[in-house]
RNA sequence: GAGGCGGGUCGGACGGUCGCCCGGCUUGCCGGGAGGAAAGUCCGAGCACCGCAGGGCACGGCACUCGUUAAGAGCGAGGCUGCGGGCCGGAGACGGCCCGUGGACGGAAAGUGUCACAGAAACCACACCGCCCGGUGCGCAGCACAGGGCAAGGGUGAAAAAGUGCGGUAAGAGCGCACUGCCCGGCACGGUGACGUGCCGGACGGACAAACCCUGCCGGGUGUAAGGCCAAGAUGGGAACAGGACCGGCCCGGUCCGCUACGAUUCCCGGGUAGGCUGCUUGAGGCAUCGGGGCAACCCGGUGUCCAGAGAAAUGACCGUCACCGGACUCACGUCCGGCACAGAACUCGGCUUACAGACCCGCCUCACUG
Numbered sequence: 001g002a003g004g005c006g007g008g009u010c011g012g013a014c015g016g017u018c019g020c021c022c023g024g025c026u027u028g029c030c031g032g033g034a035g036g037a038a039a040g041u042c043c044g045a046g047c048a049c050c051g052c053a054g055g056g057c058a059c060g061g062c063a064c065u066c067g068u069u070a071a072g073a074g075c076g077a078g079g080c081u082g083c084g085g086g087c088c089g090g091a092g093a094c095g096g097c098c099c100g101u102g103g104a105c106g107g108a109a110a111g112u113g114u115c116a117c118a119g120a121a122a123c124c125a126c127a128c129c130g131c132c133c134g135g136u137g138c139g140c141a142g143c144a145c146a147g148g149g150c151a152a153g154g155g156u157g158a159a160a161a162a163g164u165g166c167g168g169u170a171a172g173a174g175c176g177c178a179c180u181g182c183c184c185g186g187c188a189c190g191g192u193g194a195c196g197u198g199c200c201g202g203a204c205g206g207a208c209a210a211a212c213c214c215u216g217c218c219g220g221g222u223g224u225a226a227g228g229c230c231a232a233g234a235u236g237g238g239a240a241c242a243g244g245a246c247c248g249g250c251c252c253g254g255u256c257c258g259c260u261a262c263g264a265u266u267c268c269c270g271g272g273u274a275g276g277c278u279g280c281u282u283g284a285g286g287c288a289u290c291g292g293g294g295c296a297a298c299c300c301g302g303u304g305u306c307c308a309g310a311g312a313a314a315u316g317a318c319c320g321u322c323a324c325c326g327g328a329c330u331c332a333c334g335u336c337c338g339g340c341a342c343a344g345a346a347c348u349c350g351g352c353u354u355a356c357a358g359a360c361c362c363g364c365c366u367c368a369c370u371g
Stems, first nucleotide, its partner, number of pairs: 001367010012322007020033006035342001039353002042351005047223004059219005064078005079105001080103010106214002111212002113208003128154002130150004135145004162180006181204001183202008227278004235270006241263001243257005285307001286305008324339006
């Protein structure tokens, strides 16, 4: 310098003209106006309405530990473990350390089930080749046959009833011994814990629970078109329609005035469409900056700033200058043309996932050149 991988940040800037949505007032000015994903709606919450005595079954979800958080299938740190590579130790089985990368990582010693192909045998296993023993036969260094012993070696497989070495034996075998590995139980120590280390005793065939299942914990439903309020027109139910004034403490009674209006009348109560208001953006907040705690995720505190709220839906269009990329022309300065991603709020947050032209930063790897 080029290329690749991983992680992070940004994702055009400035000015002018004309517009759009919201708020404020001094009513023509001022302030604010998309994203890192506003997306998918996958996970977790807030909020709202509906449902719900208590308990159980069923169904679904989660599943190493600790921390973080409002919460989580998120994030951080750690434990254990698979795979790949390297180095060291050991005769070997194997062990230790380092680097990279993956793990839905409770239980397979409750039960059921599955284990293709190959192979003799794949789940209370098995003997194909082979090894050994004595017997019989033959054309006798051997071969064949039937019987018995064996599981070391070969072979199949993803997996074949621990491994290495020595002993042992007719041949062999945890048959015996030493070491190694792994599992179970107990004790001690370390750690908040997962777990680790050491010692003692015991047993040595598996895999799959992202098969049923068992164990523990958790879980009601629907989403702002939730929900609350007002309500034109239309509509449902009901009531009223004759008395008032004066005399008088009141009743009876009397006098005067008014009225013959069942309506296209007046009044009361209700549900509720169109439509309107609200929910609606001040919130577990964001951003900027400073300080502190923690390995980290993250947390605590100070200061400044209110940072879109539309409703079929505003956040735009055009012009100029500059930046970036590509192409053409030019010796060159430069000129001209084209391009500039993914996308786009709709109740609000925290995550995850997916999309993305181009630019920059950090780490690692490979290659080339130079010293």